Predicted 3D model of a 96-nucleotide RNA (SAM riboswitch aptamer (S box leader)) from Jeotgalicoccus nanhaiensis. Its Rfam family is "SAM riboswitch aptamer (S box leader)". Its family is annotated with regulation of gene expression in the Gene Ontology. The prediction has a mean pLDDT of 87. Of the family's consensus pairs, 97% are formed in the model. The sequence is in RNAcentral, with records from MGnify. Taxonomically the source falls in Jeotgalicoccus (Bacteria, Bacillota, Bacilli, Caryophanales).
RNA sequence: UUAUCCAGAGAGACGGAGGGAUCAGGCCCUGGGAAGUCUCAGCAGCAGGCUUUUAAGUACUGUGCUAAUUCCUGCAGGCAGAGGCUUGGAAGAUAA
Numbered sequence: 001u002u003a004u005c006c007a008g009a010g011a012g013a014c015g016g017a018g019g020g021a022u023c024a025g026g027c028c029c030u031g032g033g034a035a036g037u038c039u040c041a042g043c044a045g046c047a048g049g050c051u052u053u054u055a056a057g058u059a060c061u062g063u064g065c066u067a068a069u070u071c072c073u074g075c076a077g078g079c080a081g082a083g084g085c086u087u088g089g090a091a092g093a094u095a096a
Stems, first nucleotide, its partner, number of pairs: 001096005010040005018029003023074004041066003046062003049058004070091001075088005
């Protein structure tokens, strides 16, 4: 820089108090065991490979991921007027 981000997929061991990127607000997960590390398992076609062919399939390779939409909001526009809905942006994540 470009593309995608409302889909999908967890058990065990060690560990021992935090975690959900950051800041703020909200909400949530967590001693019925957080983060982290390891093992095994799984999800996923972004790139490569392979098979059919303008595209599709396939987890073999390289990554990534496996609570909640990227948990929601933050800035701007539009609509609504019981606090919301919607579009875009910012920031972030992943791949090339």